RNA sequence: UGAUAGAGGUGCGGUUUCAAAGAGUAGCUGGCUGUUUUCAGGAAACGGCAGGCAGCGGAAGGGGAGACCGCCGAGGAGCCGAGGGCCCGCCUGGGGCGCGAGGCAUCCGGGCUGCAGGAGAACAUCCUGCAGACUGUCGCAGAAAUGCGGAGAGCUAUCGU
Numbered sequence: 001u002g003a004u005a006g007a008g009g010u011g012c013g014g015u016u017u018c019a020a021a022g023a024g025u026a027g028c029u030g031g032c033u034g035u036u037u038u039c040a041g042g043a044a045a046c047g048g049c050a051g052g053c054a055g056c057g058g059a060a061g062g063g064g065a066g067a068c069c070g071c072c073g074a075g076g077a078g079c080c081g082a083g084g085g086c087c088c089g090c091c092u093g094g095g096g097c098g099c100g101a102g103g104c105a106u107c108c109g110g111g112c113u114g115c116a117g118g119a120g121a122a123c124a125u126c127c128u129g130c131a132g133a134c135u136g137u138c139g140c141a142g143a144a145a146u147g148c149g150g151a152g153a154g155c156u157a158u159c160g161u
Base pairs, nucleotide, nucleotide: 001160002159003158004157005156006155009072011071012070013069014068015067016066017065018064027056028055029054030053032051033050034049035048036047039093040092041091042090075108076107077106078104079103080102083099085097086096087095088094109135110134112132113131114130115129116128117127118126119125137150138149139148140147141146
């Protein structure tokens, strides 16, 4: 320096099935009441918007359990980002929201607990930051117990150059 194989453990991620929650919510229909275009211009009124009542009535994201699959920078963030989606009732102009293949040697060894902030229907869960002990790994000191420090671009084993 290259290849192969491994280890960390409440280890990481994905697919699918089941039930729960989402929710008697959104939405649709009927009728009643009120109102008249919400960035600009235009069109439109048997229309649009808002609220109550009655009937019908979802889904997605997220989580749980089982099964299966891929793995140990697994993956999670950050930035860039081809592409296309939704919203501002319709058109034009303008504006907003989120999805996203791929890329970047920018950050993080790992899970847990607590606090703060964000997302979320949620007290579930996820993300970020900080702190704490624990844990794996290497280095240094030590007779030892142990202490201190570093980061996965690491560590261990084998083979090759």

The RNA shown here (Lysine riboswitch aptamer) has 161 nucleotides and comes from a bovine gut metagenome. RNAcentral holds the sequence, with entries from MGnify. Model confidence (mean pLDDT): 80 of 100.